[in-house]
RNA sequence: AGCGCCUUGGAGUAGUUUGGUUAACUCGUUGGGCUCAUAACCCAAAGAUCGCAUGGUUCAAGUCCUGCAGGCGCUACCA
Numbered sequence: 001a002g003c004g005c006c007u008u009g010g011a012g013u014a015g016u017u018u019g020g021u022u023a024a025c026u027c028g029u030u031g032g033g034c035u036c037a038u039a040a041c042c043c044a045a046a047g048a049u050c051g052c053a054u055g056g057u058u059c060a061a062g063u064c065c066u067g068c069a070g071g072c073g074c075u076a077c078c079a
Base pairs, nucleotide, nucleotide: 001075002074003073004072005071006070007069010027011026012025013024020059029045030044031043032042033041051068052067053066055065056064
């Protein structure tokens, strides 16, 4: 330098292929219950404007397009 993949609540991951009403799951957090008691079990709640852009397309974008940033991998070049 070229190519590919990834970026989504506190953590780890789905959802992107075929755009569609309220973004899902596990763990964690908070409150309550149960229990002699608990980190176990049960119930409920909060927490994301989906890496960034006063971007583009569209009636509608996490999803499609463009640019940029960060991370990982492969290839090539130099030495």
A computed fold for a 79-nucleotide RNA from a Candidatus Heimdallarchaeota archaeon, annotated as transfer RNA. The sequence was found in a public genome assembly. Rfam family: tRNA. It is annotated as a transfer RNA. About the family: Transfer RNA (tRNA) molecules are approximately 80 nucleotides in length. Its family is annotated with triplet codon-amino acid adaptor activity in the Gene Ontology. The coordinates come from a structure-prediction model, not an experiment, and the mean pLDDT is 81. The organism belongs to Candidatus Heimdallarchaeota, within Archaea.